[in-house]
RNA sequence: CGGAGGGGCUCCGGAGAAUCCCGAUUUUCGGGUGCCGAAGGUGCAAGGCGAGAGCAUUGUUUUCGCUGAAUCUCUCAGGCAAAAGGACAGAGCUGUAAAA
Numbered sequence: 001c002g003g004a005g006g007g008g009c010u011c012c013g014g015a016g017a018a019u020c021c022c023g024a025u026u027u028u029c030g031g032g033u034g035c036c037g038a039a040g041g042u043g044c045a046a047g048g049c050g051a052g053a054g055c056a057u058u059g060u061u062u063u064c065g066c067u068g069a070a071u072c073u074c075u076c077a078g079g080c081a082a083a084a085g086g087a088c089a090g091a092g093c094u095g096u097a098a099a100a
Base pairs, nucleotide, nucleotide: 005096007094008093009092010091011090013088018033020032021031022030023029024028034080035079036078040076041074043072047067048066049065050064051063052062053061054060055059
């Protein structure tokens, strides 16, 4: 020099489920019931690693432990009119940066 990948900011698209009930209060607080998964967080399959055991002879089977992804799972957190937020996706700008 280069610019895979990744970070930040801005814009745009972006689902689900209660404008529920009770008591205060007056626009917030407390309690209850039902529900949603797409902030964040929990759990794990194949596979990998280690140890033990069997067969067998350095391979194979099996047990245990560790590791191990998601839009799956749980519903802790969050949410259930609109607004806001929102995984993910697109565009622009700006840093960082691997290889050739």
Molecule: Glycine riboswitch aptamer